Record summary: A computed fold for a 596-nucleotide part of an RNA from Deltaproteobacteria bacterium HGW-Deltaproteobacteria-1, annotated as large-subunit ribosomal RNA, domain I. Its Rfam family is "Bacterial large subunit ribosomal RNA". Rfam links the family to the GO terms ribosome and structural constituent of ribosome. The prediction has a mean pLDDT of 84. The sequence was found in a public genome assembly.
Context: one part of a larger RNA
RNA sequence: GGCGCAUGGUGAAUGCCUUGGUGCCAGGAGGCGAUGAAAGACGUGGUUAGCUGCGAUAAGCUUCGGGGAGCCGCUAAACAGGCCCAGAUCCGGAGAUUUCUGAAUGGGGAAACCCGGUCCGUGUCAUGACGGAUCAUCUGCAAUUGAAUUCAUAGAUUGCAGAAGCGAACGGGGGGAACUGAAACAUCUAAGUACCCUCAGGAAAAGAAAACGACAGUGAUUCCCUAAGUAGUGGCGAGCGAACGGGGAAUAGCCUAAACCGAUGGUGCGUGAUAGCCUGCAAGCGUUGUAUCGUCGGGGUUGCGGAGCUUCAUUGGAGAGGAUUGCAGUUCUCUCGGAAAGUUACAAAAUCUGUUUAUAGUCGAAGCCGUUGGAAAGCGGUGCCGCAGAGGGUGAUAGCCCCGUAAACGAAAUGAACAGAUCUUUCUGAAUGGAGUUUCCAAGUAAUGCGGGACACGAGAAAUCCCGCACGAAACCGGGGGGACCAUCUCCCAAGGCUAAAUACUACCUGGCAACCGAUAGUGAACUAGUACCGUGAGGGAAAGGUGAAAAGUACUCCGAGAGGAGAGUGAAAUAGUACCUGAAACCGUGUGCCU
Numbered sequence: 001g002g003c004g005c006a007u008g009g010u011g012a013a014u015g016c017c018u019u020g021g022u023g024c025c026a027g028g029a030g031g032c033g034a035u036g037a038a039a040g041a042c043g044u045g046g047u048u049a050g051c052u053g054c055g056a057u058a059a060g061c062u063u064c065g066g067g068g069a070g071c072c073g074c075u076a077a078a079c080a081g082g083c084c085c086a087g088a089u090c091c092g093g094a095g096a097u098u099u100c101u102g103a104a105u106g107g108g109g110a111a112a113c114c115c116g117g118u119c120c121g122u123g124u125c126a127u128g129a130c131g132g133a134u135c136a137u138c139u140g141c142a143a144u145u146g147a148a149u150u151c152a153u154a155g156a157u158u159g160c161a162g163a164a165g166c167g168a169a170c171g172g173g174g175g176g177a178a179c180u181g182a183a184a185c186a187u188c189u190a191a192g193u194a195c196c197c198u199c200a201g202g203a204a205a206a207g208a209a210a211a212c213g214a215c216a217g218u219g220a221u222u223c224c225c226u227a228a229g230u231a232g233u234g235g236c237g238a239g240c241g242a243a244c245g246g247g248g249a250a251u252a253g254c255c256u257a258a259a260c261c262g263a264u265g266g267u268g269c270g271u272g273a274u275a276g277c278c279u280g281c282a283a284g285c286g287u288u289g290u291a292u293c294g295u296c297g298g299g300g301u302u303g304c305g306g307a308g309c310u311u312c313a314u315u316g317g318a319g320a321g322g323a324u325u326g327c328a329g330u331u332c333u334c335u336c337g338g339a340a341a342g343u344u345a346c347a348a349a350a351u352c353u354g355u356u357u358a359u360a361g362u363c364g365a366a367g368c369c370g371u372u373g374g375a376a377a378g379c380g381g382u383g384c385c386g387c388a389g390a391g392g393g394u395g396a397u398a399g400c401c402c403c404g405u406a407a408a409c410g411a412a413a414u415g416a417a418c419a420g421a422u423c424u425u426u427c428u429g430a431a432u433g434g435a436g437u438u439u440c441c442a443a444g445u446a447a448u449g450c451g452g453g454a455c456a457c458g459a460g461a462a463a464u465c466c467c468g469c470a471c472g473a474a475a476c477c478g479g480g481g482g483g484a485c486c487a488u489c490u491c492c493c494a495a496g497g498c499u500a501a502a503u504a505c506u507a508c509c510u511g512g513c514a515a516c517c518g519a520u521a522g523u524g525a526a527c528u529a530g531u532a533c534c535g536u537g538a539g540g541g542a543a544a545g546g547u548g549a550a551a552a553g554u555a556c557u558c559c560g561a562g563a564g565g566a567g568a569g570u571g572a573a574a575u576a577g578u579a580c581c582u583g584a585a586a587c588c589g590u591g592u593g594c595c596u
Base pairs, nucleotide, nucleotide: 001595002594003593004592005591006590007589008588009587015581016546017545020517021516022514023513024512025511026510027509028508029506030505031166032165039101040100041099042055043054044053046079047078049075050074051073061095062094063093064092065091066090070083071082072081106115107114108113116135117134118133119132120131121130122129137163138162139161140160141159142158143157144156145155170201171199172198173197174196175195181188185235211218212217222249223248224247225246226245232240233239253498254497255496256442260298261297262296263295264294265293266292267291268290269289276285277284278329279328280327281326282325283324303476305441306440307439308437309436310435311434312433313432314431315430317336318335319334320333321332322331323330337428338427339426340425341424342423350422351421352420353419354418355417356416357415358414359413361409362408367382368381369380370379371378383400384399385389391403392402393401448470449469450468451467452466453465454464457483478493479492480491481490482489533540534539553580556567557566558565559564
C1' cells in the first nucleotide's frame, strides 16, 4: 500500500409521522365603499424583536346573552404587578372609540407629509396657539338671483338626492390578434379565442311569435339528452357543422303607443248672438267656441283579426253629491256593502304576530381484575352499553378513561325564510251578443341598390337577421314569413316596453368526502412567505418540519482560557443531549487478519 472483518466520524437518503396543501360535493353568502372601503403607514404591552389583536378609550371600552374556575394572545420562559364565585379570562349579539395615508373629497404633495378659510369654544391684555364642526368635483331636481340685450338665456348662489373607488370567476355590449393547422402558402383555420375597453347582477342575457312546420300539426325564453358528425358548407383542401322532430328540467304571463272621451296649457281664427253650454221642453249664461300642438286622467293591446265610435238586445247591490236652473233620463265622483289579487313582471310602501332557522351553547349510555412492560388501550379472565362499534386523544392497538358520536334540547340581541293579519290596489261604477262605420292598429320605418357583418352556410341559386351610404312604400280590400323568384296554399302581425324558475360561476363562510400528496412531494409558502434576497423599475423569488410519554433539558465533581469532554445524575432508551427519531451511500479514520 491492497483485499477483508470489526468499529467510528461525516453526510443526509430511506422508513414512519403531520400542524399544511390538492381536488370534489352540499348548504350559506354573493358584495364592501363619502356613516370614508379594499390595501397600508405609524403607533399601541410594566419590561416587547417578530406575528396576532387593537387605535391616543389603542392585546382593548360599554351593554345584553352563554359559560363556570381560573386568568393577564403566540414564538416564550421569566421577573414585577394585578383581576376573579359580588362570576373574571373566554365565546356570541348589539353598540362606542377608530391617529395618518388611500376613491381621498378644504388647497398642495416626492402616499402615510406640508399649508389654510369659515363658525363655535378654550387660552392671552392682545396676536400667535389649541379643541370641535365644516369647506372637492360631477349629475339630477328645486329655489333665489342674473349679463352683453327689452323680455329672456348663459352664468352665479343655496338646498335636497345620487355618483365616484375596490373586488375571484361567471354575464351583456364595443374593439380584436398572431403563433399554429392546411405537412409550403394567400381564401380558409386557430377564433370572434387570447387580450383591451365598458356596463351590470346574484346571477346575467333571452323571452310571450310579423315563430316553426308542411297539407299533419306545435304554441314565449333558457338548459340537458338525442336527432348527428347527419343535412349542408368548404383552395369541396385542412376543416367547419346545423335545424325540424323526439325525450326531459323548469314553467307565467303582462304593460304601453294610436283611435275615442274628459280636464288643462300655448298658438291661430272668430261673430255680437249664429256656432257652444249632456239629451228633450222652457228659462238663462257668454271669449264660452273652433282648429292645431303638448301635458295629465280614462279607454285600449289583438290576427278563427282586434279595438274605437253609433245603434239595438240581454244581464247587473244600496245611498249621497255634481254636470247653469226646474222636471224626466243619461253620465261622473264619493261612501257603505260584496268579490278578487298582491309587493320577482303585470301599481306600490310599511308594521305586527307566529313558525322554522343562522350567529354562543346544553345534555348525552356502558369496566373491572390479573399479567408482560417504563407506560396497557396489548394478552388472559369475567361483565356491560348501543337510535351511540364515525373520528380524535390519552406513556403501545380503548364502544364502556377524556373530547366526542346517535338521539334530544337552547337565544336577551341582530339577521334570514315562510305563513297570517294590518295594509295596498282592482272589480262591482260594467259584461255579453248582433248590426252599421269615409275611425285606429308603432315611418325616414319596411323594402330596394351599393358596400360590409352575422347566420353551420366562404356571393353562392342565397332566402333570413344586423349595420353604413343612397333611395324610399302600403295602411286591414293592409302587411311579413314559409331558403332565389312567381302562383296556390298556409303560418304570423315588424318598426315600443317589462318579466320569476329551470342555466353559469365561487374570492368568501360552514360542513363533508378522497384507490389525492406526505416535506426535492403537496400551494411559491406545513416554519418570521410573497418573507429573506435580487432588480432603477415592471418584476423575479428561495431555503428552512420531527429530543422525549413528560424537560425529568444533565445538580455536583474533574480536564480545559473557552469550545468541548470525563464522571455523576434523569430517563425505557442519552450511539434520544436543544448540531437532538430512524440514520443508507459517496468521502475520512481507528483496530485487526491475510498478501506484498